Predicted 3D model of a 72-nucleotide RNA (transfer RNA) from a Chloroflexota bacterium.
RNA sequence: GGGCCGGUAGCUCAGUGGCAGAGCACGGGACUUUUAAUCCCUUGGUCGAGGGUUCGAAUCCCUCCCGGCUCG
Numbered sequence: 001g002g003g004c005c006g007g008u009a010g011c012u013c014a015g016u017g018g019c020a021g022a023g024c025a026c027g028g029g030a031c032u033u034u035u036a037a038u039c040c041c042u043u044g045g046u047c048g049a050g051g052g053u054u055c056g057a058a059u060c061c062c063u064c065c066c067g068g069c070u071c072g
Base pairs, nucleotide, nucleotide: 001071002070003069004068005067006066007065010024011023012022013021018055027041028040029039030038048064049063050062051061052060
């Protein structure tokens, strides 16, 4: 340098054109003598960046950045 995969909440990941979600974690509460466990509630987002297509983009197209694998 070429090819492929990935980048979404603090972490692990869904979401393939129409309100951005789950689990765990954080915070609050119930229970318990206390802690742990369990249960309930809640907080948390520039969807890697820029541009394009579209009534509408995390999603489709282009360029770039970062990480991984691979070819030479």
Model confidence (mean pLDDT): 82 of 100. The RNAcentral record of the sequence draws on ENA. Its Rfam family is "tRNA". The family's RNA type in Rfam is transfer RNA. Gene Ontology term of the family: triplet codon-amino acid adaptor activity. The organism belongs to Chloroflexota, within Bacteria.